Predicted 3D model of a 477-nucleotide part of an RNA (small-subunit ribosomal RNA, 3' major domain) from an uncultured prokaryote.
Its Rfam family is "Bacterial small subunit ribosomal RNA". Its family is annotated with structural constituent of ribosome and ribosome in the Gene Ontology.

Context: one part of a larger RNA
RNA sequence: UGACGGGGGCCCGCACAAGCGGUGGAGCAUGUGGUUUAAUUCGACGCAACGCGAAGAACCUUACCUACUCUUGACAUCCUCGGAACUUAGCAGAGAUGCUUUGGUGCCUUCGGGAACCGAGUGACAGGUGCUGCAUGGCUGUCGUCAGCUCGUGUCGUGAGAUGUUGGGUUAAGUCCCGUAACGAGCGCAACCCUUGUCCUUAGUUGCCAUCAGGUUAUGCUGGGAACUCUAAGGAGACUGCCGGUGACAAACCGGAGGAAGGUGGGGACGACGUCAAGUCAUCAUGGCCCUUACGACCUGGGCUACACACGUGCUACAAUGGGGAGUACAAAGGGUCGCCAAGCCGCGAGGUGGAGCUAAUCCCAUAAAACUUCUCGUAGUCCGGAUUGGAGUCUGCAACUCGACUCCAUGAAGUCGGAAUCGCUAGUAAUCGUAAAUCAGAAUGUUACGGUGAAUACGUUCCCGGGCCUUGUACA
Numbered sequence: 001u002g003a004c005g006g007g008g009g010c011c012c013g014c015a016c017a018a019g020c021g022g023u024g025g026a027g028c029a030u031g032u033g034g035u036u037u038a039a040u041u042c043g044a045c046g047c048a049a050c051g052c053g054a055a056g057a058a059c060c061u062u063a064c065c066u067a068c069u070c071u072u073g074a075c076a077u078c079c080u081c082g083g084a085a086c087u088u089a090g091c092a093g094a095g096a097u098g099c100u101u102u103g104g105u106g107c108c109u110u111c112g113g114g115a116a117c118c119g120a121g122u123g124a125c126a127g128g129u130g131c132u133g134c135a136u137g138g139c140u141g142u143c144g145u146c147a148g149c150u151c152g153u154g155u156c157g158u159g160a161g162a163u164g165u166u167g168g169g170u171u172a173a174g175u176c177c178c179g180u181a182a183c184g185a186g187c188g189c190a191a192c193c194c195u196u197g198u199c200c201u202u203a204g205u206u207g208c209c210a211u212c213a214g215g216u217u218a219u220g221c222u223g224g225g226a227a228c229u230c231u232a233a234g235g236a237g238a239c240u241g242c243c244g245g246u247g248a249c250a251a252a253c254c255g256g257a258g259g260a261a262g263g264u265g266g267g268g269a270c271g272a273c274g275u276c277a278a279g280u281c282a283u284c285a286u287g288g289c290c291c292u293u294a295c296g297a298c299c300u301g302g303g304c305u306a307c308a309c310a311c312g313u314g315c316u317a318c319a320a321u322g323g324g325g326a327g328u329a330c331a332a333a334g335g336g337u338c339g340c341c342a343a344g345c346c347g348c349g350a351g352g353u354g355g356a357g358c359u360a361a362u363c364c365c366a367u368a369a370a371a372c373u374u375c376u377c378g379u380a381g382u383c384c385g386g387a388u389u390g391g392a393g394u395c396u397g398c399a400a401c402u403c404g405a406c407u408c409c410a411u412g413a414a415g416u417c418g419g420a421a422u423c424g425c426u427a428g429u430a431a432u433c434g435u436a437a438a439u440c441a442g443a444a445u446g447u448u449a450c451g452g453u454g455a456a457u458a459c460g461u462u463c464c465c466g467g468g469c470c471u472u473g474u475a476c477a
Stems, first nucleotide, its partner, number of pairs: 001477002003474003007471007015461002019425005026316008034307002042053002064302002069297002073125001077124002079121005086103001089100004107114002127291002130289003136285002138280003141276001143274001148187006154163003167178003193268004198236007208225002212223003239262001242256005318418001322377006334365003339358002344353003384415001389410007431453007
C1' cells in the first nucleotide's frame, strides 16, 4: 500500500422488511447430469453452465456411428495434353459411382494461338468442426451503470509511498459548494443520440371526414374539404427559471404556483482502471503441435429424439373471480412476389377448390383475446383437468417407420393448491389476456417484440446478501 475480520462509524441496492404472484408436489415440453449405445458429435458447470451456442436435428444441416467408395483430392493457384461449354437416353448399384449413348461445334484471332469451362496427368500443394482459450487477436460474460480509477507539476517522507482523492455539508453520482500543501488535468458520472408524453408550423395520399351536396340495405362510397385524427420533417417546451421556508450570505433540500410534463419526467443505447490464466482455436482469424491412400473427401442407412433415475427452466391444471353454449365490442406492432392470399363454393374440422387484389398508410395475413350481456352446471375427481391409447384423416416435403405439425371420433390418467427450502416484481410495474416476427418446405409451451385489462405494499434499516467511503486490528501478500 492492499486484502481480510462472526471490528467500529456513515451510506446504498426488490438486500431484508411490507405486499402480490410463483417454483419445490402432478402430467407434459425442453435443457443438463447419469446410465445405455455401433454412435447417442462437440462446447458451456456457483452467482456469471443447465428453453445456453441452436433465430428452429425426418434427408440436408452433421461435426458422431455403420457399410460402400476416392487419393493433387469436394475447394484454390501454377504447368503439360486433349476437348467448346452444355445436353438426350439406357444399363448396373442403396447411393456415391461405373459403363455405353444422342444432339451441339460457339466467342476473339496477327491463323501460331487465346478467354471462359470440362476431362486426364505430374508435382508444388490442397484439406482437417484434429489438440492447445494455460501461446494469442477479435468478440463476450461478470463485479456494475457500482462511483470509482489515475496522471503532471509542487510539497512531505531515507524509502516503499503519502498528499491531491481526506475533512464539513450535499447529491443518483469523485454531483456540486465550502474548507484545505496543494494547484491543475485525463478516463469514468452527467449532457450531447434514439424513443415516449404536450403544443405549434409545414405538407395532405394510399390516411382523415367537422361543415355542404349526392347516393346506398350498408360503408369516406362519390363530389368536395384541409378543420380534426394520423403520418413525418422542422421547431417550442423543464432550467430549481419563479415564490415562501430551512441552510453557512454557499451548494442544496422541503413546500407551493404555473404547466401536458418538476426537479435525472418514463424507457433505451452507452459499461472507466481493472478482476475472474472467466468463456470462445466449433463464427472468424492465428502461433505451435499432430494427420496426409487419412484425423482429408463422397455417399447410403442410422444416431444427435435412447431411459431404472436425479436436477434446472417452462407450459397446462387442480376449478364457480370458474367450465361450457349463444350474442356483441375495443388494439398496437409487424410480415408479404420463390410471397401474403380475399369473396364465393365444398368439408363437422385440419383443409380443399377458386381466382380478385397487392412490390403494400391502398390488397392480404386478420375474427384480437381477456372484457361485456344472457343461459346452464352446484362442489362432484365433476359439464374441472386433459395425459395416455385406439381408429379415421389433412398438410408440408423425393421421403413423416425410427422421428413432423395439425384435425375429427372414441378413450379419459395423475392432479383437490404442493415438505424442507427457494425465485421474480416498487407502476402502466406485478399479475393476467391475446397478437406479430425472426429462424423456417414443414416443425414453439422457447426467444424477441406489441398492445388490452390492471393491482397490493414499502413502518423502517436491527438482521440476511452484495456494494461504496472513512477508520481500526492483523503471525496474510